[in-house]
């Protein structure tokens, strides 16, 4: 120095034929018990790693960087 992956909510991942950004744990309310656990219900919770381009519309395609991870010299 080359290549290739990954990067989304506190955590662990989905979502990548472009069209409201979801789960499931955690945490918070409330129900249920004497009282915890279990158990049901609810509501919050991500400028989608970061600049830029295409596009009526980007997580999602292009192009650079950056961080971990792997492989080739």
């Nucleotide at each position: 120095g080359c290549c290739g992956g990954u990067a989304u909510a506190g955590c662990u991942c989905a979502g990548c034929u472009g069209g409201c950004a979801g789960a499931g744990c955690a945490g918070u309310c409330c129900c249920u018990u004497c009282g915890u656990a279990a158990g049901g219900g609810a509501a919050a919770g991500a400028u989608c790693a970061c600049a830029g381009g295409u596009u009526c519309g980007a997580a999602u395609c292009c192009u650079g960087u950056u961080a971990c991870c792997g492989g080739c010299u």
The RNA shown here (transfer RNA) has 73 nucleotides and comes from an uncultured candidate division WWE3 bacterium. It matches the Rfam family "tRNA". Its family is annotated with triplet codon-amino acid adaptor activity in the Gene Ontology. From the family's description: Transfer RNA (tRNA) molecules are approximately 80 nucleotides in length. It was read from a public genome assembly. Model confidence (mean pLDDT): 81 of 100.